[in-house]
Molecule: small-subunit ribosomal RNA
Organism: uncultured bacterium
RNA sequence: GAUGAACGCUGGCGGCGUGCCUAAUACAUGCAAGUCGAACGAGAAGCCCUGGAAUUUAUUUCGGGGUGGAGAGUGGCGCACGGGUGAGUAACACGUAGCUGACCUGCCCUUUGCCGGGGGACAACCCCGCGAAAGCGAGGCUAAUACCGCGUAAGCUCUUGAGGAUUAGAUGCCUCUUGAGGAAAGCUUUAGCGGCAAAGGAGGGGGCUGCGGUCCAUCAGCUAGUUGGUAAGGUAACGGCUUACCAAGGCCAUGACGGAUAGGGGACCUGAGAGGGUGACCCCCCACACUGGAACUGAGACACGGUCCAGACUCCUACGGGAGGCAGCAGUAAGGAAUAUUGCACAAUGGGCGCAAGCCUGAUGCAGCAACGCCGCGUGCAGGAUGAAGGUUUUCGGAUCGCAAACUGCUUUUCUGAGGGAAGAGCAAGGACGGUACCCCAGGAAUAAGUCUCGGCUAACUACGUGCCAGCAGCCGCGGUAAAACGUAGGAGGCGAGCGUUAUCCGGAUUUACUGGGCGUAAAGCGCGUGUAGGCGGUGGCUUAAGUCGUGCGUGAAAGCUCCCUGGCUCAACCGGGAGAGGUCGUGCGAUACUGGGUCACUUGAGACAGGUAGAGGCAAGUGGAAUCCCGGGUGUAGUGGUGAAAUGCGUAGAGAUCCGGAGGAAUACCAGUGGCGAAGGCGACUUGCUGGGCCUGUUCUGACGCUCAGACGCGAAAGCAUGGGGAGCGAACGGGAUUAGAAACCCCGGUAGUCCAUGCCGUAAACGAUGCAGACUAGGCGUUAGCCCCGUUCAGGGGUUAGUGCCGCAGCUAACGCGAUAAGUCUGCCGCCUGGGGACUACGGCCGCAAGGCUAAAACUCAAAGGAAUUGACGGGGGCCCGCACAAGCAGCGGAGCAUGUGGUUUAAUUCGAGGCUACACGAAGAACCUUAUCCUGGACUUGACAUGCGCGGAUUAACCCCGUGAAAGCGGGGCCACGCCCUUUGGGUGGAACGUGCACAGGUGCUGCAUGGCUGUCGUCAGCUCGUGUCGUGAGAUGUCGGGUUAAGUCCCUUAACGAGCGAAACCCUUGUCGCUAGUUGCCAGCGGGUAAUGCCGGGGACUCUAGCGAGACUGCCGGUGUGAAACCGGAGGAAGGUGGGGGUGACGUCAAGUCCUCAUGGCCUUUAUGUCCAGGGCUGCACACGUCCUACAAUGGCGCGCACAGAGGGAAGCGAUCCCGCGAGGGCAAGCAAAUCCCAAAAAACGCGCCCCAGUUCGGAUUGCAGGCUGCAACCCGCCUGCAUGAAGCCGGAAUCGCUAGUAAUCGUAGGUCGGCAUACUACGGUGAAUGUGUUCCUGAGCCUUGUACACACCGCCCGUCAAGCCACGAAAGUGGGGGGUCGACGAAGUCGCCGAGCUAACCCGCAAGGGAAGCAAGCGCCGAAUCGAAACUCCGCGAUUGGGACUA
Repeated sequence: GAUGAACGCUGGCGGCGUGCCUAAUACAUGCAAGUCGAACGAGAAGCCCUGGAAUUUAUUUCGGGGUGGAGAGUGGCGCACGGGUGAGUAACACGUAGCUGACCUGCCCUUUGCCGGGGGACAACCCCGCGAAAGCGAGGCUAAUACCGCGUAAGCUCUUGAGGAUUAGAUGCCUCUUGAGGAAAGCUUUAGCGGCAAAGGAGGGGGCUGCGGUCCAUCAGCUAGUUGGUAAGGUAACGGCUUACCAAGGCCAUGACGGAUAGGGGACCUGAGAGGGUGACCCCCCACACUGGAACUGAGACACGGUCCAGACUCCUACGGGAGGCAGCAGUAAGGAAUAUUGCACAAUGGGCGCAAGCCUGAUGCAGCAACGCCGCGUGCAGGAUGAAGGUUUUCGGAUCGCAAACUGCUUUUCUGAGGGAAGAGCAAGGACGGUACCCCAGGAAUAAGUCUCGGCUAACUACGUGCCAGCAGCCGCGGUAAAACGUAGGAGGCGAGCGUUAUCCGGAUUUACUGGGCGUAAAGCGCGUGUAGGCGGUGGCUUAAGUCGUGCGUGAAAGCUCCCUGGCUCAACCGGGAGAGGUCGUGCGAUACUGGGUCACUUGAGACAGGUAGAGGCAAGUGGAAUCCCGGGUGUAGUGGUGAAAUGCGUAGAGAUCCGGAGGAAUACCAGUGGCGAAGGCGACUUGCUGGGCCUGUUCUGACGCUCAGACGCGAAAGCAUGGGGAGCGAACGGGAUUAGAAACCCCGGUAGUCCAUGCCGUAAACGAUGCAGACUAGGCGUUAGCCCCGUUCAGGGGUUAGUGCCGCAGCUAACGCGAUAAGUCUGCCGCCUGGGGACUACGGCCGCAAGGCUAAAACUCAAAGGAAUUGACGGGGGCCCGCACAAGCAGCGGAGCAUGUGGUUUAAUUCGAGGCUACACGAAGAACCUUAUCCUGGACUUGACAUGCGCGGAUUAACCCCGUGAAAGCGGGGCCACGCCCUUUGGGUGGAACGUGCACAGGUGCUGCAUGGCUGUCGUCAGCUCGUGUCGUGAGAUGUCGGGUUAAGUCCCUUAACGAGCGAAACCCUUGUCGCUAGUUGCCAGCGGGUAAUGCCGGGGACUCUAGCGAGACUGCCGGUGUGAAACCGGAGGAAGGUGGGGGUGACGUCAAGUCCUCAUGGCCUUUAUGUCCAGGGCUGCACACGUCCUACAAUGGCGCGCACAGAGGGAAGCGAUCCCGCGAGGGCAAGCAAAUCCCAAAAAACGCGCCCCAGUUCGGAUUGCAGGCUGCAACCCGCCUGCAUGAAGCCGGAAUCGCUAGUAAUCGUAGGUCGGCAUACUACGGUGAAUGUGUUCCUGAGCCUUGUACACACCGCCCGUCAAGCCACGAAAGUGGGGGGUCGACGAAGUCGCCGAGCUAACCCGCAAGGGAAGCAAGCGCCGAAUCGAAACUCCGCGAUUGGGACUA
């Protein structure tokens, strides 16, 4: 785009079309084919004339005549048309072009001629009989255009003889001739209709032929009337059409036979076309008429509304027997998703009959039903902003529906009502449609809009609801709490009396490729050859004209198509006229380049010949040497063998080792080579014989002999099979030993088939160059093998050429990779093969095979992919380089104990919440008794609120302050006191602020979502990376730069370089520390000077020193040597306080982990609002069988205890630090100086050091636990603080597997301070004291970086993914069998009927006969051939079911 459509929602009008696609299922009822009296006999009703009778006196009845023409019959014509359907049919059925010299033709037209004279019947009718009926029978009468002789007759038919034309040929054409045969019908009448013969025409039909149009080869062979002939029969006619005889043919790979499907065409739909699909309506042809068979009649039928027979079904029946055929029009049932009225009319068109009038006509013309389709029209038009109300949304401003509505004016297609009113008819009447179309008048916006969609494709977006639910979906895919994808609403978009959906076809799809594709790796080259049919074929002539081309003629029906011209309905759809187009068609003439046919030549393709030549080419026979194993013998002794390590094995019965001799089998080291040969498989010692092919040279011969190749035939590795040999080594299976979780393996010790030979099978391989064969052409370079030629005196070498075999590479090709004269380039010829993945190198069938199995080769079902090449990452028990306390080397720990603390778990009324590998767990928490604290729990209270802002109203007190009651408090209730600014001031009033009450906006939320977010933070990681611009390369993703060579801590720097530069990182910069200088000198310092003390920088003073804190200096690979590329840099050295980043810190690239945090804060959305908010009391966060993490203290002698005694740094201090003194064993208490601090205080540093005790023990170690007594803070230490004293004195004697930290002022160890803080520190953050060991390596573990490689990974190896098993479900195969279908074969039986024979029964026409009778002719009956249905048999084929079974697909 389309449809004979259907379904959903909706529906105003008209015109023109269309309407059982399914059950060729069954049909009630009505109608659909009759007509002619001008063929015939007879003749009803009615009407006219006339006569009679009866009465009820205006009717009835009877008779005659006339008219009339019903019903039935004889006869004629029609019923073979028209109408329906598509079952069958793969066929001369259809289409197209021809042929018919092989034919027929009623009615119609033309022409010619004829129509004489006779005969006998049968229906109707009458009568009788049978039957329920349908119907039948007997007898009698009768007419004809019915039937039958006779006469006549041709140009008719047959026949004899002769001739002619046409034709490819000629029998049936034409002419002449002989003989024979053969016809008719009348009716009606002023006029006509008919009949017979012959010829011709028109139209119709029969037959034959070429060509054309479906699928399956898993249908490959078919055929006995089969193919042909002769003869006969038959037909309108040819013919095996039929029969007899004879011959053995005929068809087939150009697809016979078989199976499946199907009416064919004009045309219709689609498409640019070529094609593809279809065969409704309309037209042509065919076939069919309940199913099967058959003939009759006829011009025509083997006959839709005829006959006969058989069958199935339905109906009637008196049970004896009968009737029927909607695939005609309506209609019914059924089936189905689905398809209409039991209408009107013959007025028109057409048909039948008739002279005609006319009759008949479900053909047809109309109407009805249905949006089923196409076309046309309408549902109003114009104005109208306050942008109304309302809806939706919102950032609360607005936006939008929206000039839309309201409202004002206008119009009347349509609608309603009324009036008029056709054409469609040659002349006179006659119109179903139809009071319709159309015209006119009146009325009044009146009667008239839906449907689908809005994630992308694809035009159109928001809100709410929902929360992987409900649902959507054509494909991709949406939905798991902010859904433009679901549902609803608002809005928008599309189309519009329709709109969507479903189904089907074409297109897009160059996705079966003729136009117009491919086959190295995506699907696809047969394993290889020989070769038949077939296809294709070198050069030059001549010829032909089949193909081809040109031109003419014929035909290609109409309709349709094109829309070129034109006409009619108002337009259009629709209809009419003209033109064009349409064939692989037929045919005449012409052309001859090319192809083909014929013929004559040619030599370059091909082959032959001669001479050479290389070779693991093949087959057979023979002959070697090395090695293994075995046997015999010698020497000789304890092992050997094997592995990662072992063991099994062998060996004291003598192995292994070694020497000699022998046997046997298999394979042929070196040579050996991207060397050679062969078609491929394949071929490897040497010799001989036989044999195939190639190459080179010569250019002697043949003269296209060629290329390819469906079938066919042959060859064909390994394994395997059969028979017989052989068997050394190796070695499936198997045994043993190991390995392992296991080990059906890898490793080891053994070992049978087999490997070998002969003969025969098998016929497959990643049979690969994953690349068919042959030929031609198209840059080069470098090897190599085999020939030949030339140059070179020889050699060495050089040049050329042919045939192979390799590498690189231009053009070109390719999706890329790559190929590239050995093409995957450019062309030609031929063959094979492919058409998404799986199912499936499968099933079934067939063929082959001894078997194994091979060849050929589907479908159901299922998926939305499967696949190729390349790219970037990530990953690897891949590679290379390299780094890090990563390992190693060390030191100290953890894991064991007790305690502290966090977490899990559990418990609980509650044990608030968060954090969860590294990167949660002394983490948020720099400090939970109340508070903190979180509605975590129990209970009590408040409700504009504990807190913020604003508004309205009230009123002057209820504010502040003080007090009372109640209560656990919060709170609730009450009392006292009494205030402010401004204004007018009549000292009362007004007003305002704060506050209160009340009401409203709102507050509040540590409620949810860290997966809606900001900010902040952790981690990779202080790892060296991450990018950009321009250029270049690539179809592209991308690459290059950033790689490579060095170097570095570093993508640090250098060199090279299709790259050149740049940015974020690294470094530098900043702080601190280490040295020095300068400046400054109090509260710090004190060397020298002076003073003073028991002592002290205590004092004067000083700036030298220390120190303080400002400013500078210093370090830059700067210098030297070496190495290195005359580089960067590295190594060593000098100097220096410090040396190669001096130490430490701050500083954290692009990004990753939906990492963490909504409970710091901020914030979207959601939720809550007398509660999830707020206040209060008490409790809980501290509960304890247990598990884990992180610490502390220990287990002791490098120690503990006692005494003595020395040396820091950095901090803090006013609601604070608090000296001295006094009290207390002590914690602490009292008094109280000083200090807002280099001044005073905290403050004692501790380890260390000195002396002494302890003497290896659960201890003078260790300190848990518990008791008692105290202290401190605080409103308050019960749950639940810290400290002190006395007493108690647990576990623990160095810690399994495993695991953490640390490379120097570090680890370890020792103490100090601070923050938090009323109190509480084993935690945290700082500070200093003492102060090591080890490593100078990179094999391994772990993590990271760069390059490279593989990849089926990309959520990226915590990836992906295979198979069994278990479960469910689906389709398929096999299966003992079982149920059906199909067509044929064979046989039995055999209806109707044609034909044949017979015909003793029967018979009017003609003949003979006076007659009887006979003949001729015919009929019945009988017989025979054929023959439908039916029955039987053996097979074939197809489909279904089938316990069980097999594999397959899918699901989690």